[in-house]
Context: one part of a larger RNA
Molecule: small-subunit ribosomal RNA, central domain
Organism: wastewater metagenome
RNA sequence: UUGGGUUUAAAGGGUGCGUAGGUGGUGAUUUAAGUCAGCGGUGAAAGUUUGUGGCUCAACCAUAAAAUUGCCGUUGAAACUGGGUUACUUGAGUGUGUUUGAGGUAGGCGGAAUGCGUGGUGUAGCGGUGAAAUGCAUAGAUAUCACGCAGAACUCCAAUUGCGAAGGCAGCUUACUAAACCAUAACUGACACUGAAGCACGAAAGCGUGGGUAUCAAACAGGAUUAGAUACCCUGGUAGUCCACGCAGUAAACGAUGAUUACUAGGAGUUUGCGAUACACAGUAAGCUCUACAGCGAAAGCGUUAAGUAAUCCACCUGGGGAGUACGCCGGCAACGGUGAAACUC
Repeated sequence: UUGGGUUUAAAGGGUGCGUAGGUGGUGAUUUAAGUCAGCGGUGAAAGUUUGUGGCUCAACCAUAAAAUUGCCGUUGAAACUGGGUUACUUGAGUGUGUUUGAGGUAGGCGGAAUGCGUGGUGUAGCGGUGAAAUGCAUAGAUAUCACGCAGAACUCCAAUUGCGAAGGCAGCUUACUAAACCAUAACUGACACUGAAGCACGAAAGCGUGGGUAUCAAACAGGAUUAGAUACCCUGGUAGUCCACGCAGUAAACGAUGAUUACUAGGAGUUUGCGAUACACAGUAAGCUCUACAGCGAAAGCGUUAAGUAAUCCACCUGGGGAGUACGCCGGCAACGGUGAAACUC
């Protein structure tokens, strides 16, 4: 390279938008770039293959043909691909109507719990553990009642539920805002799919500046445990956890399963529409789960939400270690991130 793969063996980019590129619906007409056919030119010789011949044979040599699958020109064909023109509606989008949801952003409000403060009642313990101790407490703790303050998180409802591109999203409410499904079939008329670069978003931890700090809690301190205990357990406790703005750009960022389209038995539950209504039965569309035929798979299993059957486009893999390391480059305030080897070794 041909080829083979990517749930778990190496391998799907964290996610979207989207440029170039690649690919692309139905009918008519035209063109002739690709495509196909004929003809002409060229495709040196030697070599190769086949036939025949010459050295006694062979090697070797001569001769004729083939091959040289290519390129150029020319004349045609018009099914397919491409280009032009024109029409269409089923792909795609728009409109109209209803609906749905923890989708997003900003503001306001609420109760419980926790901690703290003040005051009352009250007295000797509280707390913690396997057992203890450190710790707190007669300067009145723990417990309990009343009032107040602060910050953070939202019990039940709650679900195999729902929404979102992913990350993720949950008290109530208001404003703004994005989306999806369904119904309808009015409008546009292929406007589509994918997407190297690029741009944007992207948990937690971390970083910068300024706030905030109730809880929890790396580091740290003390008490235990132990042979030791730089741990597990306990008492404290600072960054951080929260907010605003900016950076960082990684995760087992997982369904370990890229996106889109078509096709391929059923059955059960559930969410939201439509239809139909009677609290029954059951249809249809879009989701979310379970089971299972065909088929697939090394098996586990997957199975109309495919890992089945096919098509288009992108990304990625090629034995283990060395190594996601070194070097270089790019990015970053830094931490570090991206790209990413080789020697050597088994």